[in-house]
RNA sequence: AGAGUUUGAUCCUGGCUCAGGAUGAACGCUAGCUACAGGCUUAACACAUGCAAGUCGAGGGGCAGCAUGGGAGUAGCUUGCUACUCCUGAUGGCGACCGGCGCACGGGUGCGUAACACGUAUCGAACCUGCCCGUCACUCAGGGAUAGCCCAGCGAAAGUUGGAUUAAUACCUGAUGCACUCAUAUGAUCACAUGUUUGUAUGAGUAAAGAUUCAUCGGUGACGGAUGGCGAUGCGGCCGAUUAGCUUGUUGGCGGGGUAACGGCCCACCAAGGCUACGAUAGGUAGGGGUUCUGAGAGGAAGGUCCCCCACAUUGGAACUGAGACACGGUCCAAACUCCUACGGGAGGCAGCAGUGAGGAAUAUUGGUCAAUGGGCGGAAGUCUGAACCAGCCAUGCCGCGUGAAGGAUGAAUGCCCUAUGGGUUGUAAACUCCUGUCAUAAGGGAAAAGGCGAACCGACCCAACACGUCGGCGAGUUGAUUGUACUUUAAGAGGAAUUGGCGGCUAACUCUGUGCCAGCAGCCGCGGUAAUACAGAGGCCAAGAGCGUUGUUCGGAUUUACUGGGCGUAAAGGGCGCGUAGGUGGCGAAGUGUGUCGAAUGUGAAAUCUCCCGGCUCAACCCGGAAAGUGCGCCCGAAACUGCUUUGCUCAAGUACGGGAGAGGGGAAUCGAAUAUAGGGUGGUGCCGUGAAAUGCGUUGAUAUCCUAUAGAACACCGGAGGCGAAGGCGGAUCCCUGGAACGUCACUGACACUGAGGCGCGAAAGUCGGGGGAGCAAACAGGAUUAGAUACCCUGGUAGUCCACACUGUAAACGAUGAUUGCUAGGUGUGGGGGGACUGACCCCUUCCGUGCCGGAGUUAACGCAAUAAGCAAUCCACCUGGGGAGUACGACCGCAAGGCUAAAACUCAAAGAAAUUGACGGGGGCCCGCACAAGCAGAGGAGCAUGUGGCUUAAUUCGAUGCAACGCGAAGAACCUUACCUGGAUUUGACAUCGUGGGCAAAGGCCUAUGAAAGUAGGCUGGAGGUUAUCCCAUAGACAGGUGCUGCAUGGCUGUCGUCAGUUCGUGCCGUGAGGUGUUUGGUUAAGUCCACCAACGAACGCAACCCCUUUGGUAUGUUGCCAUCAGGUAAAGCUGGGAACUCGUACCAUACUGCCUGUUUACGCAGGAGGAAGGUGGGGAUGACGUCAAGUCAGUAUGGCCCUUACAUCCAGGGCUGCACACGUGCUACAAUGGCCGGUACAGAGGGACGCGAGACCGCAAGGUGGAGCCAAUCCCAGAGAGCCGGCCUCAGUUCAGAUCGGGGUCUGCAACCCGACCCCGUGAAGUCGGAUUUGCUAGUAACGGCGUAUCAGCUACGACGCCGUGAAUGCGUUCCCGGGCCUUGUACACACCGCCCGUCAAG
Repeated sequence: AGAGUUUGAUCCUGGCUCAGGAUGAACGCUAGCUACAGGCUUAACACAUGCAAGUCGAGGGGCAGCAUGGGAGUAGCUUGCUACUCCUGAUGGCGACCGGCGCACGGGUGCGUAACACGUAUCGAACCUGCCCGUCACUCAGGGAUAGCCCAGCGAAAGUUGGAUUAAUACCUGAUGCACUCAUAUGAUCACAUGUUUGUAUGAGUAAAGAUUCAUCGGUGACGGAUGGCGAUGCGGCCGAUUAGCUUGUUGGCGGGGUAACGGCCCACCAAGGCUACGAUAGGUAGGGGUUCUGAGAGGAAGGUCCCCCACAUUGGAACUGAGACACGGUCCAAACUCCUACGGGAGGCAGCAGUGAGGAAUAUUGGUCAAUGGGCGGAAGUCUGAACCAGCCAUGCCGCGUGAAGGAUGAAUGCCCUAUGGGUUGUAAACUCCUGUCAUAAGGGAAAAGGCGAACCGACCCAACACGUCGGCGAGUUGAUUGUACUUUAAGAGGAAUUGGCGGCUAACUCUGUGCCAGCAGCCGCGGUAAUACAGAGGCCAAGAGCGUUGUUCGGAUUUACUGGGCGUAAAGGGCGCGUAGGUGGCGAAGUGUGUCGAAUGUGAAAUCUCCCGGCUCAACCCGGAAAGUGCGCCCGAAACUGCUUUGCUCAAGUACGGGAGAGGGGAAUCGAAUAUAGGGUGGUGCCGUGAAAUGCGUUGAUAUCCUAUAGAACACCGGAGGCGAAGGCGGAUCCCUGGAACGUCACUGACACUGAGGCGCGAAAGUCGGGGGAGCAAACAGGAUUAGAUACCCUGGUAGUCCACACUGUAAACGAUGAUUGCUAGGUGUGGGGGGACUGACCCCUUCCGUGCCGGAGUUAACGCAAUAAGCAAUCCACCUGGGGAGUACGACCGCAAGGCUAAAACUCAAAGAAAUUGACGGGGGCCCGCACAAGCAGAGGAGCAUGUGGCUUAAUUCGAUGCAACGCGAAGAACCUUACCUGGAUUUGACAUCGUGGGCAAAGGCCUAUGAAAGUAGGCUGGAGGUUAUCCCAUAGACAGGUGCUGCAUGGCUGUCGUCAGUUCGUGCCGUGAGGUGUUUGGUUAAGUCCACCAACGAACGCAACCCCUUUGGUAUGUUGCCAUCAGGUAAAGCUGGGAACUCGUACCAUACUGCCUGUUUACGCAGGAGGAAGGUGGGGAUGACGUCAAGUCAGUAUGGCCCUUACAUCCAGGGCUGCACACGUGCUACAAUGGCCGGUACAGAGGGACGCGAGACCGCAAGGUGGAGCCAAUCCCAGAGAGCCGGCCUCAGUUCAGAUCGGGGUCUGCAACCCGACCCCGUGAAGUCGGAUUUGCUAGUAACGGCGUAUCAGCUACGACGCCGUGAAUGCGUUCCCGGGCCUUGUACACACCGCCCGUCAAG
């Protein structure tokens, strides 16, 4: 000192939360020892029991009890001793009693109290004070009683009555009484208002007590002191105005009473006052302070222990005694409660110390001692003292100490934990070696705290006295609760002594296992839905440590109530506006004063506490001494700048006067025209109105339209303007009357007369209210028609309140500039309204000035946006208002209102946010620009039929699994009869079908053939065969490690792939801008297929993409020339490059060339574009490969790989059969068609690219055909597959379910294969279904493309291929264009979205 949390990110506002300190604490776990402190915060609830206030015999009468002495008697007997009984107050003493003092202190509690209760300062000239100290004076003479004791009664008791007798330091009378008190008279002094002090004279009144060992102790009066108390006053310190008025002894006076004393303290009379917005009164809460905690401080919170004061003593009231009480352990009365009782009556008061019950989360012993300190009494010894000092209990707090220290690595072993299985960690930890002995334990020694009392002796005083006594000194002896404690010595042995919380971030500390949005955690944010560092356990680690953590409370952090030290345009917050009261604030001089202010001195601010310094307990906590501080209050002296006050001036603030102008400023009266509606009349004759389109409505009873006339009400076109006026609301035809304000000019007058303004008063749009008038148009409500899923709306037709007038209410608005009023200061530019001045011929224009009203903009300011002389800048004064969101501007209460409602204005509860501005995206049935077979223009299709194929669904023992919008569905699968195969049923195997390792045995392993059995796998046996091995590496058997898994998780992953999209984008470095997120660059203007290029530009460069480089194709050249070619030459065939030969052509294979907007014209700054030439090809020539940053937790664990989890005589492995082909149905993708641009028959022409040895298979022969027989050639530019087909030529069919179409079914075959039943393909014969061009909707395609036609290949024994991948042949139509649909790119705008519009979110209903 800060941190976490609103967002995708940012900045701000703003709340919530955390880290710190403290505690009279409590709870959980744990616990070794001292010292010091603390300990019913709750029920001022009720209390059993014991103790907490007595003492004095030196005041008194006395003698109950105890002890001593004396006397008498009795008994025993050592005849003077012991015991007992009686008498005796004679002595020590002393129960009860009279008397004195004390009991008003000490101790407890905090109910009450908001008060002179407390604190502080001051006053008492308005007072009292026992015991104590000092001074002066006195202490004389008498008297009568009464307790006790005794006697007699009453009563259960507590208690009480009567009689007799007696004392005092008890009581009474008298005397004396100066200083005392009172009264009168008179003088002096002092002072602070009443007054004070004091002298003299006279009169009146008031005292006393004795005791004793003779020294003293007492007693009385008076004065003074000290101490303690009482009273008065200023100032200070709680909450709320949803408490605004309170008061009749009330406020004051006069006179009395009362008191120690002042006083309405009380009383009679008189007056009508007194308090209050600076908060009275009523209500709530509370003992106050020194101080304590916290805080940098200012503050905030608290008042337990200790000290001071107050109040109280079961509750309420009252007085008595006394120096002092209205009295905690006194009295009386009343009440409640408890107890005793003989029922008549009595007793009691723990908020004293212990203790009990109750309450509560919670708080101790019915302890010891008066040794010390202190108190009461006493002359003293002494006695009493639950005050006090000690001890006991409790980790309640604070302080200190210990639980060992040093060495010790092969970093031992074992264990826990982790692991990549190598190891790591626990960990110098342990063991082991050496050492120490604090504390605890045992045994010894052993204080201080202690000063008193005091025999004997000495001295002094007293005295006749060397008695006695008193005082002082010395001093034998005696006295300690704590306590055999502190401390110390010795002994033994590391021996007896560690936990608690945490480990996701904040916040120091990480892994494994379990769990699986469950169980649970959590202070805030938040963790947990199968790999949780956040739950639970474990290991490890971190922190503190005899404690640790949790909970409660409080201060801090929180500048989050802001005095120090905040705000109010948009975050919460300016009153709707003015006038104005109280209050606050106030121009320029001078003089005075000294209120505030400042300085010096002084008194006080108790002690303790806090701080500093010294000291004492071993240290510390703790304690002692000193200093400082206590920021305050009083008194006194001084200063005079500022402020206040008083006096006196000034003119610039403010106001007045005069002058000519501007204006929808306000009120009243009367009034014009256009329009609208209605009415009457005329013309006219079918529609009008209305809408996106309609309908309702109006109209032949004559509408709409048009002309004339009349009536009515309301509002004022053009001018008219971000122009004017007004405080705001607001104000608009023109005229007249009344009237407010502002600006300008003059600078004549007044002279601070000012500003703001809580309450208060007034004004205050629209709607609304009351009654009256008015009512044309418009128009809530209402009705109808439409729209719609609905439409209580938007649109249309009607229509009532209302809108208008006069009067009275209401009092609110986004009453907004979301910006209070006033004053001053602080760059400019440019409009506009009003006034003035200058210049000018001039109303124009120009220059200038004041006031108003706009825009832009600098400094400054702001979180930013923005504001910027009309401030949101810099300052000053005053007012209003704000303090997280919701609940709520709501409830209750008060006030206002006729009502509607307004104004003032909470809480419970709930959330961790709510919010402002700006940023990047995404989105918009926002805008702009642009692109794409996106639409449009076309061609051919799909959707209807049959079949094929895939999917869903259903079914099933199984119909294995995956793929699911585009981007799944002829997809994985380039080929399911067995196999494949993962599924189902059944039968088998268990170290296994497959890999590596151990041990044992072996001569003959694998393979082939045969037999038995079986569905097969397999099992059992025989024959053949002859590899490899023999350190057994080969085979067999066997054990365990392990194998194996198409089991799960594609949301744990790698890799690969799809998609946006071959769309033109995505970024970086440096610089610059911004507080920042971020922006700029990449925007803008052109251009492009393109972020392609150019220009400009706070950007300059660069990267991944684009393009190019690569392949194919199109043209040419060069080289080469077989298996390809054949022009020329020669030979030759039925024909044929067939042969010699050739190297020209085609072609193949290489390598080059070519195209670059290079050239021309037009246009352009440039880039480029358009046209043209040449050229095989022209503007990326055509096609392919190539896929940026990223998105979709997209797809795939079943292709492979792989983490984790799961199975292990099974979820592994083998086999047979079945299934993946199942069929009411739905969808996708295709094929074939519906026919004449066709079908059938015959003839005939022209490709390219491929494949072939477990192969392609020619010619020939057989079969209608599928195919068969056979085997030439070919490891391929050679041979074969291999006949291309559409086309062309010719013929038939003639519009029909057909000579179209071919499904389905019957029969017969062929081929492959171990095997075609489920379940293959093909051929022949027969059969001949639907279908006549396909609804809504929808797909592909822009040129060698679509369409049509055939050919080949992979997979493959065969095949479901009509699929997929390729190849060539024939070969079009259309494109105006970008409004619309879809997708995309760039810029911009709005946003409450960011999982990003498939978003967010509101209301109702239902359930919990």
Small-subunit ribosomal RNA from an uncultured bacterium, 1408 nucleotides, folded computationally. RNAcentral holds the sequence, with entries from ENA and SILVA.